The part of an RNA shown here (large-subunit ribosomal RNA, domain IV) has 328 nucleotides and comes from a metagenome. It matches the Rfam family "Bacterial large subunit ribosomal RNA". RNAcentral holds the full RNA, with entries from SILVA. Model confidence (mean pLDDT): 89 of 100.
Context: one part of a larger RNA
RNA sequence: CCACAUCAAAGGAACUCGGCAAAAUGCCUCCGUAAGUUCGCGAGAAGGAGGCCCCAUAUGUACGCAAGUAUGUGUGGGGGGCACAAACUAGGGGGUGGCGACUGUUUACUUAAAACACAGGGCUGUGCGAAGCCGUAAGGCGACGUAUACAGUCUGACGCCUGCCCGGUGCUGGAAGGUUAAAGGGAGGGGUGCAAGCUCUGAACUGAAGCCCCAGUAAACGGCGGCCGUAACGAUAACGGUCCUAAGGUAGCGAAAUUCCUUGUCGGGUAAGUUCCGACCUGCACGAAUGGCGUAACGAUCUCCCCGCUGUCUCUGAUGUGGACUCA
Numbered sequence: 001c002c003a004c005a006u007c008a009a010a011g012g013a014a015c016u017c018g019g020c021a022a023a024a025u026g027c028c029u030c031c032g033u034a035a036g037u038u039c040g041c042g043a044g045a046a047g048g049a050g051g052c053c054c055c056a057u058a059u060g061u062a063c064g065c066a067a068g069u070a071u072g073u074g075u076g077g078g079g080g081g082c083a084c085a086a087a088c089u090a091g092g093g094g095g096u097g098g099c100g101a102c103u104g105u106u107u108a109c110u111u112a113a114a115a116c117a118c119a120g121g122g123c124u125g126u127g128c129g130a131a132g133c134c135g136u137a138a139g140g141c142g143a144c145g146u147a148u149a150c151a152g153u154c155u156g157a158c159g160c161c162u163g164c165c166c167g168g169u170g171c172u173g174g175a176a177g178g179u180u181a182a183a184g185g186g187a188g189g190g191g192u193g194c195a196a197g198c199u200c201u202g203a204a205c206u207g208a209a210g211c212c213c214c215a216g217u218a219a220a221c222g223g224c225g226g227c228c229g230u231a232a233c234g235a236u237a238a239c240g241g242u243c244c245u246a247a248g249g250u251a252g253c254g255a256a257a258u259u260c261c262u263u264g265u266c267g268g269g270u271a272a273g274u275u276c277c278g279a280c281c282u283g284c285a286c287g288a289a290u291g292g293c294g295u296a297a298c299g300a301u302c303u304c305c306c307c308g309c310u311g312u313c314u315c316u317g318a319u320g321u322g323g324a325c326u327c328a
Stems, first nucleotide, its partner, number of pairs: 001323008010314002014312001019309001027051005036041001038157001052079012080084001092307004097302002099299002104116002120155007132141003158294004163224003168221002170217005177212003183206002188201005225243005252286001253283001264280005
């Protein structure tokens, strides 16, 4: 000096990205227990008291004919120790917010999560030799199932809800019309031949799906404006004008896991707060199943605060064990 332990005056998070690590709590009985809530919970909430040994006394239960044996409860009195759940073992607690409803699942060997899954919700396909999937095929799974089924896809408990746009892309439907391949069709023309013919070319016209076209469809892919003026202080603009669009973002939320400017501004908490909580709305660039906003319970989740506790720190020291090191 290092590792693992033990102890530490006063202070008690001043440490640090962050209470990381350590300390503390810990069992049983009794008392007591808030907001919120889906009435199940929250809850071991929180917060308290008692616990060893001896004596007396009251009483219960089981067994026994009884004597009694075993075991439990209450009350009163006393004893010793620094310490009585005497060692080991053995929850720290509370408040607020974000995300995800929950129990589960995951990167075997750096990520356990807010990711995946989930019950629930929607849309689409499929009428059975089903659709879908595997296979060249036979055949198989689906399923010894039959639309309360199966497959694909999105969302993700529950509560309140889910606005407008079908112009583009996709999908679905459409006995008309346009375009159109092979094929059919052959007017006409060329070569050759005396000719019959052989051969080459070939206009109209007929011809499918697709595309064009016409509709529908957004819990399909997706999208959801600009400028100017206006109220008797000022400011603001319910109101008006104009341009463009398929339609111009509704409810709710909002400096947010989203806010660049930004440590926005105001309030709270601190003596002091780029974080946190509550508001405001000027949303660079929220927004409604790529779901919106809430939400009890839950979480080895993330953020902030408080109590307890401590060598994390002020600020180090000592001891034990082992190593390193020095000397032999």